RNA sequence: CCCGCUGUAGCUCAGCAGGUAGAGCGCCGCUCUCCUAAAGCGGAGGUCGCGGGUUCGAAUCCCGCCAGCGGGC
Numbered sequence: 001c002c003c004g005c006u007g008u009a010g011c012u013c014a015g016c017a018g019g020u021a022g023a024g025c026g027c028c029g030c031u032c033u034c035c036u037a038a039a040g041c042g043g044a045g046g047u048c049g050c051g052g053g054u055u056c057g058a059a060u061c062c063c064g065c066c067a068g069c070g071g072g073c
Base pairs, nucleotide, nucleotide: 001072002071003070004069005068006067007066010025011024012023013022019056027043028042029041030040031039049065050064051063052062053061
C1' cells in the first nucleotide's frame, strides 16, 4: 500500500431482501421472606463507531473517515 470481517444498552450479542430498535446478564423499585438469597412483576438505560449521500422513510443501501481483528504484498 491492497483485500476481507467486525463496530448496536454497563457487558455478551440478536435485528441485514429499507418501515416506530430487542434479548440475556447486570442496575433500580415492588411483591414474597424474620433477614438475605432465589423466584415473580414492573422500570430506567442506546445520536445503532463518525461524517455525508440516496429515499416519503436508513442499524440495514452507497461514498469517505476512524478503531479492532485477519489475510496479501
Overview
Transfer RNA from a Solirubrobacterales bacterium, 73 nucleotides, folded computationally. RNAcentral records the identical sequence in 2 taxa. The organism belongs to Solirubrobacterales, within Bacteria. Its Rfam family is "tRNA". From the family's description: Transfer RNA (tRNA) molecules are approximately 80 nucleotides in length. It is annotated as a transfer RNA. Model confidence (mean pLDDT): 82 of 100.